Record summary:
A computed fold for a 476-nucleotide part of an RNA from an uncultured bacterium, annotated as small-subunit ribosomal RNA, 3' major domain. Model confidence (mean pLDDT): 84 of 100. Rfam family: Bacterial small subunit ribosomal RNA.
Context: one part of a larger RNA
RNA sequence: UGACGGGGGCCCGCACAAGCGGUGGAGCAUGUGGUUCAAUUCGACGCAACGCGAAGAACCUUACCCAGGCUUGAACAGCGAGUGACCACUCCCGAAAGGGAGCUUCCGCAAGGACACUCGUAGAGGUGCUGCAUGGCUGUCGUCAGCUCGUGUCGUGAGAUGUUGGGUUAAGUCCCGCAACGAGCGCAACCCUUGUUCGCUGUUGCCAUCACGUUAUGGUGGGCACUCUGCAAAGACUGCCGGUGAUAAACCGGAGGAAGGUGGGGAUGACGUCAAGUCAGCAUGGCCCUUACGUCCGGGGCUACACACGUGCUACAAUGGACGGUACAGAGGGCAGCUAGACAGCAAUGUCGUGCCAAUCUCAAAAAGCCGUUCACAGUUCGGAUCGGGGUCUGCAACUCGACCCCGUGAAGUUGGAUUCGCUAGUAAUCGCAGAUCAGCAAUGCUGCGGUGAAUACGUUCCCGGGCCUUGUACA
Repeated sequence: UGACGGGGGCCCGCACAAGCGGUGGAGCAUGUGGUUCAAUUCGACGCAACGCGAAGAACCUUACCCAGGCUUGAACAGCGAGUGACCACUCCCGAAAGGGAGCUUCCGCAAGGACACUCGUAGAGGUGCUGCAUGGCUGUCGUCAGCUCGUGUCGUGAGAUGUUGGGUUAAGUCCCGCAACGAGCGCAACCCUUGUUCGCUGUUGCCAUCACGUUAUGGUGGGCACUCUGCAAAGACUGCCGGUGAUAAACCGGAGGAAGGUGGGGAUGACGUCAAGUCAGCAUGGCCCUUACGUCCGGGGCUACACACGUGCUACAAUGGACGGUACAGAGGGCAGCUAGACAGCAAUGUCGUGCCAAUCUCAAAAAGCCGUUCACAGUUCGGAUCGGGGUCUGCAACUCGACCCCGUGAAGUUGGAUUCGCUAGUAAUCGCAGAUCAGCAAUGCUGCGGUGAAUACGUUCCCGGGCCUUGUACA
């Protein structure tokens, strides 16, 4: 100087407390451990591994296993020598890959060249090892308020000071004081989005007024007022008033205002820590393989199952289930695509067919909600696992191993021990919608979007994590 303390002081955070909903019990989905296996490819392991890499494992992917092949190779690229073919096509063997047979050159007068094959050489290739050799990227402490430097001063020196102190703040934020005076990286602001208003814009959007038309609809003429789209601008700064305070910084209350003290949300992550993670995204040093640890192909596996754990979904019901009627979003996607409408089918879907490269057409029905009817507390008209049968679709191909539909079957489960998690407001809870990946889909995942919409916070003694000062130390 740090680190540590079941030392002290001050302070903060859904850290506790106050509340609401879960987890742990059940069934299933998914990841992991373990076990099994020819193989169940590899990585990730407290927080910060375990719905993680994987935003799509039937083949492919695919790295694993079994079997069959190739060897300058599937792709890239150089030199030397030799050959004149090679490809395509046909036939044979074969599961395919591959192998064999047949057919078979071009440009140039020539030298030679193109292309292909064979041999040789230099070399390709490796998801083989090392993340403890590395780059790059990322997680984490933590969006915590810290981390440093120049000059000066103090100290023999390591170092100190500044950065401590009194207030204050979300903040090393600001004020005051001070042997310090300044500065940098962080904080804040500048950026995006959302909330208000004005101006412009006016189609594909909108419809107040006028007119036409329809069973009906901005459907048509017309208009750009309104909604909205987009662009530009205004607005919030403790600016104003009162109080407290050291006359300061600031805090409390009020006015005005769509919004008030960082308005809400996002992006943004200092010096560093964990030899944290990644050689399997990529790049790369070293080491290793080179008729194989490379490469091609068929099949299998990654989907196994006594069991254990994590994360979820669905429930156990009446604030509910079923049936009928009816209302209101936002944000997205669409040409090998989204598909209106009609018809067939109980349905998944099929057939015909229309519009749209989309503010035009379409996915599209939002759901919870509301209005009725029914069920009457039961393992039930709750719950839907499991199993049997029949189908639809994608795709060379659904046996291992797809999703969906219909009929039948109808398991556990009556609110879950110790424990443990999330959340402070348009939040939790609850309800649906969309998208990426994608032929299809094991999505209950993930990323977004809106609808309905709470309760509670006395307080900081305690648990956890963190910041500042101080103290002890046989630790570095």